[in-house]
């Protein structure tokens, strides 16, 4: 220095190709049950979709710039 993947909830990820309801498991809370807990059942909780700008009636999603994190070239 090219070139490619990754970035979304406390974690691990999905959704993105094909713009319009933000989502799943795990977690925590609280309740029932228990001697107590764990498992089990209920009801809740949880977001500036990395960031900055354009497009559009609208952008996580398309375009362009930057950033970090991993890889391959050199």
């Nucleotide at each position: 220095g090219g070139c490619c993947g990754a970035a979304u909830a406390g974690c691990u990820c999905a959704g993105c190709c094909u713009g319009g309801g933000a989502g799943a498991g795990c977690g925590c809370u609280u309740g029932a049950c228990u001697g107590a807990a764990g498992a089990u059942c209920a009801a809740g909780u949880u977001g500036u979709c990395c960031c900055c700008g354009g497009u559009u009636c609208a952008a996580a999603u398309c375009c362009g710039g930057g950033u970090u994190c991993g890889g391959c070239c050199a």
The RNA shown here (transfer RNA) has 74 nucleotides and comes from Nanohaloarchaea archaeon SG9. The organism belongs to Candidatus Nanohaloarchaea, within Archaea. Rfam family: tRNA. About the family: Transfer RNA (tRNA) molecules are approximately 80 nucleotides in length. The coordinates come from a structure-prediction model, not an experiment, and the mean pLDDT is 83.